């Protein structure tokens, strides 16, 4: 570095569009109103930190120059599940 396998935090918060699905209504039928739930995009607000960045700096070395965290800070990413995901096992 690569495979396996464990891996947390924090609203599935609102508002609008916009297409799907169910429920009710209406209509001979197309169709139409109303309401619910998820999804996609956009915005507002709250939050979280363990990709990655980014600051002190403990601490560390070949030692006056260099390396540097789980420590801060949230630019980024994240907050229902999937993904990822510091780090930690085990093989190579």
């Nucleotide at each position: 570095g690569c495979g396996c396998g464990g891996g947390a935090g924090a609203g599935c918060g609102u508002g609008g569009c916009g297409g799907u699905u169910c429920c009710g209504g209406u209509u001979c039928a197309g169709g139409c109103c109303g309401g619910g739930g998820a999804c996609g995009c956009c915005g507002c607000c709250g939050c979280c930190g363990a990709a990655g960045g980014a600051g002190c700096a403990a601490c560390c070395g070949c030692c006056c120059c260099g390396g540097a965290a789980u420590c801060u800070c949230u630019c980024a990413g994240g907050c229902a599940g999937a993904a990822g995901g510091a780090c930690c096992g085990c093989g190579c």
This is a predicted structure of a 92-nucleotide RNA (Glycine riboswitch aptamer) from uncultured Allosphingosinicella sp. The sequence is in RNAcentral, with records from MGnify. NCBI's taxonomy places the organism under Bacteria, Pseudomonadati, Alphaproteobacteria, Sphingomicrobiaceae, Allosphingosinicella. Of the family's consensus pairs, 90% are formed in the model.